[in-house]
Molecule: small-subunit ribosomal RNA
Organism: uncultured bacterium
RNA sequence: UUAGAGUUUGAUCCUGGCUCAGGACGAACGCUGGCGGCGUGCCUAACACAUGCAAGUCGAACGGAGAUACUUUUGAAGCUUGCGAAGGAGUAUCUUAGUGGCGGACGGGUGAGUAACGCGUGGGUAAUCUGCCCAUAAGCGGGGAACAACAGUUGGAAACGACUGCUAAUACCGCAUAAACUGCCUAAGGGCAGGAAAGGUGGCCUCUGAAUAUGCUGCCGCUUAUGGAUGAGCCCGCGUCUGAUUAGCUGGUUGGUGGGGUAAAGGCCUACCAAGGCGACGAUCAGUAGCCGGCCUGAGAGGGUGAACGGCCACACUGGGACUGAGACACGGCCCAGACUCCUACGGGAGGCAGCAGUGGGGAAUAUUGCGCAAUGGGGGAAACCCUGACGCAGCGACGCCGCGUGAGCGAAGAAGGCCUUAGGGUUGUAAAGCUCUGUUUUAGGGGACGAAAGCUAUAGGGAGAAAUAUGCCCUGUAAAUGACGGUACCCUAAGAGGAAGCCCCGGCUAACUACGUGCCAGCAGCCGCGGUAAGACGUAGGGGGCGAGCGUUGUCCGGAAUUACUGGGCGUAAAGAGCACGUAGGCGGGAACUUAAGUCGGGUGUGAAAGACCGUGGCUCAACCACGGGUAUGCAUUUGAAACUGGGUUUCUUGAGGGCAGGAGAGGAAAGCAGAAUUCCUGGUGUAGCGGUGAAAUGCGUAGAAAUCAGGAGGAAUACCAGUGGCGAAGGCGGCUUUCUGGACUGACCCUGACGCUGAGGUGCGAAAGCGUGGGUAGCAAACAGGAUUAGAUACCCUGGUAGUCCACGCCGUAAACGAUGGAUAAAAGGUGUAGGGGUGGUCCAUGACCUUUGUCCCGCCCGCUAACGCAUUAAAGUAUUCCGCCCUGGGGAGUACGGUCGCAAGAUUAAAAACUCAAAGGAAUUGACGGGGGCCCGCACAAGCAGCGGAGCAUGUGGUUUAAUUCGAAGCAACGCGAAGAACCUUACCUAGACUUGACAUCUCCUGCAUUACUCUUAAUCGAGGAAGUCUCUUCGGAGACAGGAUGACAGGUGGUGCAUGGUUGUCGUCAGCUCGUGUCGUGAGAUGUUGGGUUAAGUCCCGCAACGAGCGCAACCCUCAUUGUUAGUUGCCAUCAUUAAGUUGGGCACUCUAGCGAGACUGCCCGGGUUAACCGGGAGGAAGGUGGGGAUGACGUCAAAUCAUCAUGCCCCUUAUGUCUAGGGCUACACACGUGCUACAAUGGUCGGUACAACGAGGAGCAAGCUAGCGAUAGCAAGCAAAUCUCUUAAAGCCGAUCCCAGUUCGGAUUGCAGGCUGCAACUCGCCUGCAUGAAGUCGGAGUUGCUAGUAAUCGCGGAUCAGAAUGUCGCGGUGAAUGCGUUCCCGGGUCUUGUACUCACCGCCCGUCA
Repeated sequence: UUAGAGUUUGAUCCUGGCUCAGGACGAACGCUGGCGGCGUGCCUAACACAUGCAAGUCGAACGGAGAUACUUUUGAAGCUUGCGAAGGAGUAUCUUAGUGGCGGACGGGUGAGUAACGCGUGGGUAAUCUGCCCAUAAGCGGGGAACAACAGUUGGAAACGACUGCUAAUACCGCAUAAACUGCCUAAGGGCAGGAAAGGUGGCCUCUGAAUAUGCUGCCGCUUAUGGAUGAGCCCGCGUCUGAUUAGCUGGUUGGUGGGGUAAAGGCCUACCAAGGCGACGAUCAGUAGCCGGCCUGAGAGGGUGAACGGCCACACUGGGACUGAGACACGGCCCAGACUCCUACGGGAGGCAGCAGUGGGGAAUAUUGCGCAAUGGGGGAAACCCUGACGCAGCGACGCCGCGUGAGCGAAGAAGGCCUUAGGGUUGUAAAGCUCUGUUUUAGGGGACGAAAGCUAUAGGGAGAAAUAUGCCCUGUAAAUGACGGUACCCUAAGAGGAAGCCCCGGCUAACUACGUGCCAGCAGCCGCGGUAAGACGUAGGGGGCGAGCGUUGUCCGGAAUUACUGGGCGUAAAGAGCACGUAGGCGGGAACUUAAGUCGGGUGUGAAAGACCGUGGCUCAACCACGGGUAUGCAUUUGAAACUGGGUUUCUUGAGGGCAGGAGAGGAAAGCAGAAUUCCUGGUGUAGCGGUGAAAUGCGUAGAAAUCAGGAGGAAUACCAGUGGCGAAGGCGGCUUUCUGGACUGACCCUGACGCUGAGGUGCGAAAGCGUGGGUAGCAAACAGGAUUAGAUACCCUGGUAGUCCACGCCGUAAACGAUGGAUAAAAGGUGUAGGGGUGGUCCAUGACCUUUGUCCCGCCCGCUAACGCAUUAAAGUAUUCCGCCCUGGGGAGUACGGUCGCAAGAUUAAAAACUCAAAGGAAUUGACGGGGGCCCGCACAAGCAGCGGAGCAUGUGGUUUAAUUCGAAGCAACGCGAAGAACCUUACCUAGACUUGACAUCUCCUGCAUUACUCUUAAUCGAGGAAGUCUCUUCGGAGACAGGAUGACAGGUGGUGCAUGGUUGUCGUCAGCUCGUGUCGUGAGAUGUUGGGUUAAGUCCCGCAACGAGCGCAACCCUCAUUGUUAGUUGCCAUCAUUAAGUUGGGCACUCUAGCGAGACUGCCCGGGUUAACCGGGAGGAAGGUGGGGAUGACGUCAAAUCAUCAUGCCCCUUAUGUCUAGGGCUACACACGUGCUACAAUGGUCGGUACAACGAGGAGCAAGCUAGCGAUAGCAAGCAAAUCUCUUAAAGCCGAUCCCAGUUCGGAUUGCAGGCUGCAACUCGCCUGCAUGAAGUCGGAGUUGCUAGUAAUCGCGGAUCAGAAUGUCGCGGUGAAUGCGUUCCCGGGUCUUGUACUCACCGCCCGUCA
């Protein structure tokens, strides 16, 4: 003492980038801000600087000068004879311009330069210096000449000088002395020569009239020498950023000799000589940078950094130079040059804040022109003391770290207010208020430090030294003095909860959620991403979370990132093995022995400064901060030991490697020669109209004779069969036969060499095809090109031609999906079946086969193991290990591109390799689906085979469009369009116009009054409105209650207004298709798979068999209804065989039959034959009314289409509220150049018209169906029986059948349109109904492309009924009558199921995506 998360996908695993959470900062910005302590503060312009200060000091070195005091002397005016101005001499004290000494080389600042012995670390200096300081030894004798100051003259604006003259010294110069010192000589004992100095100030003694002097003595100073200490110089080993798209650099360069120079080695400098020196272990060049202790981060290894503090270096306006000095090439010294600024009398001068403050400027940004030398330290001095912007303090800044506070306890009516709400409540919240306290801090007043003790002075004692009880010195004690901070810290008293909380966040990562506003707008965003009307993501509010005098944002660094991987990664397909080989340097390397000690390991010593970090202890009330102690400091150097391993040396071995001998195999390579088949061309013969080519054609060739065929000839290229997941080669690659030359591998048995090996950066060679150069060659093929087709186009695919090229020789090029997408070598690790070459064993000579062995080669394999998976797996592995090389790792795109270099004739290749910009992914493997003009199997009126249609006409109806005041709204491929609408004249009605109403046409609650209500009049287009009249409910415990009506009030009503993309419910569709899932188990890291796949079979995931599955659910089927057969029960309104009767099942009678409607039966592959796996099942048959789900219906799995519907209904939210609500009248939904869908009627003779005649079923009926009779041509009307229905009515069915007529025509077809006359319904048929009669008589003569329905009681055709409905069907829902044709079959079209395959799709091919243009 090692933490992860989000983001690629429909989902998964992996690879891989991006992003976040942490820590840090000399920071800046935004909002906010109570106090204190300790730190810290121009990172930018080494930009420019006003002003003040930052280095002076010594009078005890010196001569002067000045001031003051005293002594003495001269002594003017005046006089009181002692004063006295002024002066002289002297003494003392103070000041100091100059000479002189020491210090201005320290301290302080900055980081421009510097990639360097600059720094770090460890050494060397016998190659050196060192002022002041310490120790030791010795000396300090005697002279001299000047120059400042000063005085005079003089120049200049100034700065600053010039000349003359005087003068002192610890300033300067000789002389003397010389042990040591330096040099020379040497007989090694020594000799010779050279070369120093300065005095000052105390004390004492003696002498003197006194003061000096002399002497003695102390201190300071001076000179010489030796040594020390300190500091400095120089040299060396190692370490110290990036770029090779910087590969060669170097002339004092490298070395030597002589000389010079320095304190000192040295090309440091110079002359001569030699030609060296450095570099792939990265020289040179370019860029960047002060280095370190440390600081930040990190588990560590590392990475980043070099503020503050400390060490070193460098610099001082820019560049150069020296002087002085112990020390400098000198921040506040000098000289020169340059730029800039200032002064000027224009002649000339002055200056250097990267010292402390401060100013301007730059900038996102960084402080006071403060106090003090009280402390610490420094300079000078004997000292007092002076100086010190070093330093100590204070000021400013939340810039950082640390500490404290903004109150504490109790307090539920859970107050008010706010917010939310399902309206109940919840939350803010013990929070507040209130009560009881405290007094940190704040304010006021008072007291009040530590830091200060040295030194000095005085005094007392002791000591050394000395002649000494002088002076001076040393030690100790006592006394007195000294504080910038600062009346500060701290303490006491009083007052009083009083003065003191913000910032960010709340979609996930990431702790914390609601409401409103907004509506892809405004905005947010670190990444993913939010926002298009219900936003937990924007803005605001309430609430919550986090931190807290701060909180966020931005920037930078480390971390997370094992995402440059030493610790600690990879390269088959994700990025990544060079096309292949040979081989240099380098790296690695077999067995044994001896030795060495470089690596390695152990011990000792030195060093690794202090500070910091860590541990412990202590001091500030704690902490930050500070102090003390300890252990680290992984390093370097040196010394000593060990000898296993690696390395070096020596000797030796044979197993790695190689050589010799003997063999066999092979498309291995090079050269020469030869061969046959075929294509093409040429010549000749035969022969005649075509050939050729394609999906189909055409271009092309051919009557000037093609093609076909025969014979002969020419030429080039390539080698059928053999031929094989066979052989050979390093790879590229190699294929007829023969010869010559030649490389490699393999086998056998021995012999030889003795590690000679492996790999291999650079380097060298080989290297498909295409291409290039020169010269040949050219049969076929064939880029370019031409023509013909195809096509919307077709610069293509197809066809006819055709040139480079393909071939040969020589020379270039140097690349490929040059692939096993897999570098080489070595070792050991289950197997199985083949195949090719060689050898061996036994049997019998061969052949074949068997077995063993070896080399190559293919396949299988869940052996183990590995892998993200796919897969790999004794072949040389993608496993286990070692070693060497290459390459990748900064994601995808930009881009293997630009620029630079090298190579090339060019094309281009290569080296390597960017950047701007841009995205949050790009990618690998596998999974589920979907899709495919992929494959297999299967189904469906899907096609095919048929029948009837639609599309053309007229009309009906719906839709679009247009029009309109309005033409209400919805439905939109299939799956909208005779749909919602089972029926718009008013109503409906939602639309328009006009007029009205406002608690409302409708509901609930409250209050008041009253029953309700009904008819009438006026008015109006109508409702509304006005008037007046009549009238008086039910129950009752008599209090009243209820219903209803009117009025009032406000809560509310109301909305066919919006959103079907907020919803429920309902529905359509795929599709009545056979599917859709689950539990457990198993497999897979996982998504998932298995089951559900497979072999059969079925209408069916229907059933059978098999199977790591075993079971189960929703679907299928069955159960339900109906039709078809029958039994039984029951016979009225039904029926009528027998009997009677009638016009008539009319009646009696009967219930056999039909029929009705209850209960049953029946059909189950049950039986037979055959097939099939002894199965499921299929084919056929029997029986049966019905036969293989008997026909039809209802029934619709998981889901898809944000499918349809807010206008059936319900409903969230939004909107309207004298109107988007309600009422009324009229109009509109019925419009009409046009387009489409669905239908009806037709076009006619299988027909029309007329007459006669036969046979149904389903149903409906009281505001109804209506017989019948009468009237009418008719629609219909009048009267009217019956029937709430097996009773009566609708109700004559029609096609059909039997006759008649028409005679192929716009008709006796067709009926549109229009006129007239009527009928019906209804308040009302004008807009706008239906029907009838008469008249009129349009288009239309079977319908282009295309397209629809239907497989049997079906299509087609014929009529009948119902719902809706006052009336109004060609629609729709039902009913029966007549009643076909065809189905070979599954190639194709459409749709579907299932298995499999590919995929860059998953919103799923109506996908994705590329290019161009905007």